[in-house]
């Protein structure tokens, strides 16, 4: 230089002017996927057994018709996620795939091709006889490299076929579920009142967003790593028909998919460019 490999940033910038939602603060205001609802938990109710105690409708265990998961180790709340490492298999490499328990429990399956593909025997082919006219047909003996296949009889192959093992999971989802101090309707009561009392609604509140499996270009200490402990620092959207916008100026490399709806950790898809860092193979120069 040219071709590549894993991997991170970032999501136009900046001023005003008028707004909108939380909140009462000189304060916050959508994403890396807020999406797909594909998976795993948190959180609530709800089922039937057990047990134990503080006897609360309290706390812990099980539940296998039937779904999942698959080397091996680890992480973690948990996972089919992530890491570490074996085998296989692609790659010259840098590195990528991986649906990787078991096939002497049992059942199925083996396409085309071949004389036969899973009780093994038939055919065929040699040689011999019988019949019968030579063709042919019966018997009886010979070859096993009779040349297809991925596999020729072997402890075959396949469990992205049933099934066997081992572990995992009880069941619905925040429209879960609660509550009437306030507000709203609707009935009753009287002392007719800005009253009392009873009850209903998927927003009247409350779960619901400021103390979390919380976060982080931060440090320290274990660990190959994933993480994990500890320090310091920080509080980061929260609406209910649904706020997070519109204009307007300068700018640059002209700007894509795309809008939170209990919450959180995973994968998947979708996505204009730009930048960044490590590492390979060839080729030149020095």
């Nucleotide at each position: 230089u040219a071709a590549g490999a894993g991997g991170g940033u970032u999501a136009g910038a900046c001023a005003g002017u008028c707004g909108c939602c939380c909140u009462a603060u000189u304060g916050g205001g959508a994403g890396g996927a807020a999406a797909g609802u594909c998976c795993g938990g948190a959180c609530a109710c709800c089922a039937u057994c057990c047990a134990c105690u503080c006897u609360a409708u309290g706390u812990g265990g099980a539940u296998a018709c039937u779904g999942g998961u698959a080397g091996c180790g680890g992480g973690u709340a948990a996972c089919a996620c992530c890491c570490g490492u074996c085998g296989u298999c692609c790659g010259c490499g840098a590195g990528g795939a991986u649906a990787g328990g078991g096939a002497u429990a049992g059942u199925g399956u083996c396409g085309c091709a071949g004389a036969a593909a899973c009780g093994a025997a038939a055919c065929a082919u040699u040689u011999g006889g019988g019949c019968g006219c030579c063709c042919g047909u019966c018997c009886a003996u010979c070859u096993a490299a009779g040349g297809u296949g991925a596999a020729a009889a072997g402890a075959g192959a396949c469990a992205a076929a049933c099934c066997c093992u081992a572990c995992c999971a009880g069941g619905u989802g925040c429209a879960a579920g609660g509550c009437c101090g306030u507000g709203u309707c609707u009935g009753c009561g009287c002392u007719u009142g800005c009253c009392g009392c009873a009850g209903a609604a998927g927003u009247g509140c409350c779960g619901c967003a400021a103390u979390g499996a919380g976060c982080g270009c931060u440090c320290u200490u274990g660990g190959u790593a994933a993480c994990a402990a500890g320090a310091c620092g920080u509080c980061c959207a929260g609406a209910u028909a649904g706020a997070u916008g519109a204009c307007u100026g300068u700018u640059c490399u002209c700007g894509a998919c795309a809008g939170a709806a209990u919450c959180c950790g995973g994968c998947u898809u979708a996505u204009c460019g730009a930048c960044c860092c490590u590492c390979u193979u060839a080729g030149u120069a020095u």
Predicted 3D model of a 286-nucleotide RNA (Bacterial RNase P class A). Model confidence (mean pLDDT): 76 of 100. Its Rfam family is "Bacterial RNase P class A". It is annotated as a ribozyme. The sequence was found by an Rfam model in a public genome assembly.